[in-house]
């Protein structure tokens, strides 16, 4: 230093400002935010995972294991290597609520998770 099992911690950010207007953190101008893992080099938009909505099968029940579906990027420069730095312009964000359509506010959710980081058995 590997693989396995067990336990404990952690684990999702953001609405300033002005306009109409009876009302809007929901509209229109502008302003903020970017989960986890990989990628020759750092990623919201390159491949994937979680979440969310549907759903199947088992179970008394808590609850377990699966299955569908899931946004969005170009140019140009620099390198030995970047759809990841860097420069210009762009996009995109469940579900249910609400005096007025919400990525940003309330609510499931003092939830659940990809995973991270330790500690301990045990095997070669």
């Nucleotide at each position: 230093g590997a693989u396995u099992g067990u336990c404990u911690u952690c684990g999702g950010g953001g609405a300033a400002g002005g306009g109409a207007g009876a009302a809007u953190a929901u509209c229109c101008c502008u302003a903020c935010c970017g989960g986890c893992g990989g990628u020759g080099a750092a990623a919201g938009c390159c491949c994937g995972c979680g979440a969310g909505u549907c759903u199947g099968u088992c179970a008394a029940u808590a609850g377990a294991c699966g299955g569908a579906u899931u946004g969005a990027g170009a140019c140009u420069g620099u390198g030995a290597a970047a759809u990841u730095c860097a420069g210009u312009c762009g996009c995109c964000g469940a579900c249910g609520g609400u005096u007025a359509u919400a990525g940003u506010c309330c609510g499931g959710a003092u939830g659940a998770g990809a995973g991270a980081a330790g500690a301990u058995a045990a095997u070669a």